Overview:
Fluoride riboswitch aptamer (crcB RNA motif) from Humidesulfovibrio mexicanus, 62 nucleotides, folded computationally. Taxonomically the source falls in Humidesulfovibrio (Bacteria, Pseudomonadati, Desulfovibrionia, Desulfovibrionaceae). The prediction has a mean pLDDT of 80. The RNAcentral record of the sequence draws on Rfam and Ribocentre.
[in-house]
Parts: sequence; structure tokens; C1' cells
RNA sequence: GAUGGCUCAGGGGAUGGAGUCCCCCGUGAACCGCGACAACCGCUGACGACUCCUGCCGCCGA
Repeated sequence: GAUGGCUCAGGGGAUGGAGUCCCCCGUGAACCGCGACAACCGCUGACGACUCCUGCCGCCGA
């Protein structure tokens, strides 16, 4: 110096906050949605999962 393993601090899991759990990465990292596609264009969801809250959308009632 390179590569590999384990792993601390810490970070991440397609748009907000909190709790719990799960998973992943640990820095050239995890992660950065889907369909069609040359481009144009179209579609779902505030979660990784559960619970609560906030925002948004739809329906019904007062």
C1' cells in the first nucleotide's frame, strides 16, 4: 500500500415527527420507487414492519 474478515463511532431502508422491532452499511458503503422509453410520457405510497401524530387524496354522515 492492496485485499479480505470482525467491528467501534456513526449512518441507511423512494417525501414529515415519535416509539418499538427487524434488516443493511460501516465510507469507492448501505440508500437514491415503478412502467414504457431515444426523448416526450404514465403510475403507487408519507412506514422496512407495527402503533401514534402531522400533511395530502377519496367516500359517507353531522